[in-house]
Background:
Predicted 3D model of a 71-nucleotide RNA (transfer RNA) from Tepidisphaeraceae bacterium T20PH1. The coordinates come from a structure-prediction model, not an experiment, and the mean pLDDT is 84. The same sequence occurs in records of 5 taxa. The sequence is in RNAcentral, with records from ENA and MGnify. Rfam family: tRNA. The family's RNA type in Rfam is transfer RNA.
C1' cells in the first nucleotide's frame, strides 16, 4: 500500500429505520440496633464529520482507533 471485522453507560453487552434497553457498578430513600442482604427510584451512553430519509445507533461516504488477512 490493499481487503476484512469491531467501536453503544465505569465495565461487560442488546437494540426489525421510529419510545436507546439489560446486567454488574454508583448516588439517594426504605426494611434491618448494625452488617450482609432485598425493595423502591434516580444519574450517566450510540468514535468524528458529511450525506439519503417525515425520521438514523442502525442506510450510504470519508476520516480516526483497535483486531486480523494479504503484499
Nucleotide at each position: 500500500g490493499g481487503g476484512g471485522c469491531u467501536a453503544u453507560a465505569g465495565u461487560g453487552a442488546a437494540a426489525u429505520g421510529g419510545g436507546a434497553u439489560c446486567a454488574c457498578g454508583c448516588g439517594a430513600c426504605c426494611a434491618u440496633g448494625g452488617c450482609a442482604u432485598g425493595g423502591u427510584u434516580g444519574a450517566a451512553u450510540u468514535u468524528g464529520g458529511g450525506g439519503u430519509u417525515c425520521a438514523a445507533a442502525u442506510c450510504c461516504c470519508c476520516a480516526u482507533a483497535g483486531c486480523u488477512c494479504c503484499a